[in-house]
Predicted 3D model of a 364-nucleotide RNA (Bacterial RNase P class A) from a Thermodesulfobacteriota bacterium. It matches the Rfam family "Bacterial RNase P class A". Rfam classes the family as a ribozyme. From the family's description: Ribonuclease P (RNase P) is a ubiquitous endoribonuclease, found in archaea, bacteria and eukarya as well as chloroplasts and mitochondria. The gene name in the source record is rnpB. The coordinates come from a structure-prediction model, not an experiment, and the mean pLDDT is 76. The sequence is in RNAcentral, with records from ENA. The organism belongs to Thermodesulfobacteriota, within Bacteria.
């Protein structure tokens, strides 16, 4: 000085005043005193995976959906460790959905003759006509993937030999491929050996194959108490001799009045109550593993609202920047975000700050 890979904090700390929420404990008619407690590293996107409620299920398929290199961790996962292969970087190290296009199918832009049982535009060769004195030209009809041009891709490379010219047509070497044999590894797989002209283009986050795994909806889950109104069940009263009702202090009286009254059961709407917050829980210590992780003892309770609290003011110090340095003093900044049934995860947002270890490159 450059760069890698990881932890940790995080509108700070202290005091003084106003407020908001639960929780205790005293007091008590509303209520009051007191003591203690109140956001996060992502509380976020709701992308996985669980757990906990309800529903639904004899069993099997289908159709959908998801993972997809091996080996482990874990309740589980698409996470996570640790390897194995491939690609980047001098390096520390960092990326990868990484089965199967050699099962069928379908795509492959532009340029190009052809883009996939390959192809003939140039060239190179045979043959044939016609033309030339020959070389050679023009035309035709075939062969040809070695040359030349196109393209991200043109059906391995070199070199012989072989042909009219050419061609894995053939051989030798060398890549690759698939098969088998040994060795090593729990395995992916590596290392060696040998067959086989086999030489096969890409693309499955393209249909689609194969394997493995999946029931659905969610705390507005569900449970309980329960004003009220609808329908509903039972009992009990009643029928012009009149059960209730209106009117009134009461009683006559008048009016209504039978699909009725009355009570009780159910109902479940506002509302209230649990579900809630102690939990695959934190922290530290020993012990086990390369590691996620485990195990074991100790210790701690740390938000529970629901029109939805977790603030606000003012002082005094810190913190970073600027004011060329230093004090001191002025100014100015201090993020992303904010629980809502709970946990493990991955993504994404983010000022500034500590701190561990590793690379490379100077100089001494």
């Nucleotide at each position: 000085g450059g760069g890698g890979a990881g932890g940790g904090c995080a509108a700070g700390g202290c005091g003084a005043c106003c407020g908001c929420c639960g929780g205790c404990g005293c007091u008590g008619u509303c209520g009051g005193c007191g003591c203690g407690g109140g956001a996060g590293g992502a509380a976020a996107g709701u992308c996985c995976g669980a757990a906990c409620u309800c529903c639904g299920c004899a069993g099997g398929g289908c159709a959908g959906g998801a993972u997809g290199c091996c080996g482990g961790g874990u309740a589980a996962c698409a996470c996570c460790c640790g390897g194995u292969g491939g690609g980047g970087g001098u390096a520390a190290c960092c990326c990868c959905a990484a089965g199967g296009c050699a099962a069928g199918u379908g795509c492959c832009a532009c340029a190009g003759a052809a883009a996939g049982c390959a192809a003939a535009c140039c060239g190179c060769c045979u043959c044939c006509g016609c033309u030339u004195u020959u070389c050679g030209g023009c035309g035709g009809a075939g062969g040809u993937a070695a040359g030349g041009g196109u393209g991200a891709a043109a059906g391995g490379g070199u070199g012989a030999g072989g042909u009219a010219a050419g061609a894995g047509c053939u051989c030798a070497c060398c890549g690759g491929u698939u098969c088998c044999c040994g060795u090593g590894g729990u395995a992916a797989c590596a290392c060696g050996g040998g067959a086989a002209g086999c030489c096969a283009g890409g693309u499955a986050a393209a249909c689609c194959c194969c394997a493995u795994c999946c029931g659905g909806a969610g705390c507005a889950a569900g449970a309980c108490c329960a004003a009220a109104u609808a329908g509903g069940g039972a009992a009990g009263c009643g029928a012009u001799u009149g059960a209730g009702g209106a009117u009134g202090g009461c009683c006559c009286g008048u009016c209504c009045g039978a699909u009725g009254c009355u009570u009780c059961c159910g109902g479940g709407u506002a509302g209230g109550u649990c579900g809630c917050u102690u939990g695959a829980g934190g922290c530290g210590g020993c012990g086990g593993g390369u590691g996620a992780c485990c195990g074991u003892c100790g210790u701690c309770c740390u938000a529970g609202a629901u029109g939805a609290a977790u603030g606000g003011u003012c002082g005094c110090c810190g913190c970073c920047c600027g004011g060329a340095c230093u004090a001191a003093c002025c100014g100015g900044g201090a993020a992303c975000a904010g629980a809502a049934u709970u946990c493990g995860g991955c993504u994404u947002a983010u000022c500034g700050c500590c701190u561990u270890c590793c690379c490379c490159g100077a100089a001494c």